Two RNAs folded together computationally: RNase P RNA and transfer RNA, 431 nucleotides in total.

RNA sequence: AAAGCAGCACUUCCAGUCGCUGAUCCCGUAUCAGAGGAAAGUCCGGACUCUACAGGGCGGAAGGCUGGCUAACGGCCAGGAGCAGUGAUGCUACGGAAAGUGCAACAGAGAAGAGACUACCCGGCGUGACCGGGAAAAGGUGAAACGGCGGGGUAAGAGCCCACCGGGAGCGUGGCGACACGGUCCGCAUGGCAAACCCCCUUCAGAGCAAGGUCUAAUAGAGAUGCGUUCCGCUGCGGCGGAUAAGGGCGGCCCGUCCAAAGCAUCCGGGUUGACCGCUUGAGGCCUCAGGUAACUGUGGUCCCAGAUGAAUGACUGGAUUGAACAGAAUCCGGCUUAUGUGCUGCUUUUUCU
RNA sequence: GGCGGCGUAGCUCAGGUGGCCAGAGCACGCGGUUCAUACCCGCGGAGUCGGGGGUUCGAAGCCCUCCGCCGCCACCA
Numbered sequence: 001a002a003a004g005c006a007g008c009a010c011u012u013c014c015a016g017u018c019g020c021u022g023a024u025c026c027c028g029u030a031u032c033a034g035a036g037g038a039a040a041g042u043c044c045g046g047a048c049u050c051u052a053c054a055g056g057g058c059g060g061a062a063g064g065c066u067g068g069c070u071a072a073c074g075g076c077c078a079g080g081a082g083c084a085g086u087g088a089u090g091c092u093a094c095g096g097a098a099a100g101u102g103c104a105a106c107a108g109a110g111a112a113g114a115g116a117c118u119a120c121c122c123g124g125c126g127u128g129a130c131c132g133g134g135a136a137a138a139g140g141u142g143a144a145a146c147g148g149c150g151g152g153g154u155a156a157g158a159g160c161c162c163a164c165c166g167g168g169a170g171c172g173u174g175g176c177g178a179c180a181c182g183g184u185c186c187g188c189a190u191g192g193c194a195a196a197c198c199c200c201c202u203u204c205a206g207a208g209c210a211a212g213g214u215c216u217a218a219u220a221g222a223g224a225u226g227c228g229u230u231c232c233g234c235u236g237c238g239g240c241g242g243a244u245a246a247g248g249g250c251g252g253c254c255c256g257u258c259c260a261a262a263g264c265a266u267c268c269g270g271g272u273u274g275a276c277c278g279c280u281u282g283a284g285g286c287c288u289c290a291g292g293u294a295a296c297u298g299u300g301g302u303c304c305c306a307g308a309u310g311a312a313u314g315a316c317u318g319g320a321u322u323g324a325a326c327a328g329a330a331u332c333c334g335g336c337u338u339a340u341g342u343g344c345u346g347c348u349u350u351u352u353c354u
Numbered sequence: 355g356g357c358g359g360c361g362u363a364g365c366u367c368a369g370g371u372g373g374c375c376a377g378a379g380c381a382c383g384c385g386g387u388u389c390a391u392a393c394c395c396g397c398g399g400a401g402u403c404g405g406g407g408g409u410u411c412g413a414a415g416c417c418c419u420c421c422g423c424c425g426c427c428a429c430c431a
Stems, first nucleotide, its partner, number of pairs: 001350010012320007020034005025028001036326001040337002043335005048208004055255004060204005065079005080094001081092004095199002100197002102193002117139002120134005125128001147165002150162003166188001167186003171182004212277004221268001223267005230243005247259003270430003284303004289298003355427007364380004373411001382398005404420005
């Protein structure tokens, strides 16, 4: 210098004029505050509220190497194994295929206790594009061919035998663990797909701030459909007492339980388009110290930092060399993903020069 | 703001459990029939299955992510 890898920070600033939203008071031409790193997608996880006080079983959904962090997580940190890269480094839905079921098009002899097309070897006589047998090493097909490679052995061959590698079982050592390393034994049919059904382990009730609560205004439940409108006793025939439980909450079903003592559910119709709470002080920000490799946690100090509801956060002028990208809060947090500008730091590889 | 669904040819839709498979009808083009047009008959073109990535030997269908479109949800009696 070029190419690349990883991480971090900021997200225009200052002055003036005119506005908008909120808070405070001394109520004014007052003072102060006023979008983001993603406010986005709504993909996960919580807080909060209601459904009954949130049960049991089946089913369903999600997660899945190990240890830790956390309110929780599919997130983060640290590690293991595998894969990719010369490397810095990155990626991984990474439990089980010897519990069972299923799938593997085409090609190929054969696709999972499989099989012999060409080629190889032996035997036969009828000497052939022959028949019978052996073997599974060579060729060929395929994404994948029943351990690999070398030697011995053999008619030809074959874990048939042996060394190394791979695999399985068990032992020892190290590690909290995933796992690593080293002996021993077993010649070793049992491969792939579980983002196919499934099995094992763990977790999960549903709806969502248009949740929900208080006040106020106005109007018409007299409409349709489905299910139910039952039984017993007494009676002065008006009723009274007891039993039963349709329907609904409860998510798809069952049990159990609660509401419901005659209605319940859905649709249709009518009225309003109001105010307040929820609403922003919170698993909060910054600084210091301590623990921890880190994520993170704790002690002390300090700060208050949008809260709208037709919905504010803007416009113009001047300056800073240029003044930019993606983009606008709506109950609130922790993450992930996606969009996007500028700057800086550390590291790797290659080349050149000193 | 919250929740749910859909996306396959120009249009309307199929596509079971991944391979046989990218199809049907209408529309369009060409040919036939007719004096000519329509109807009818035959043939043909037209698709990255919304985009990208992954799993798998193999994806329209399975998984992840992004994009576009549509629908529902106020309070009171």
Rfam match: Bacterial RNase P class A. By type it is a ribozyme.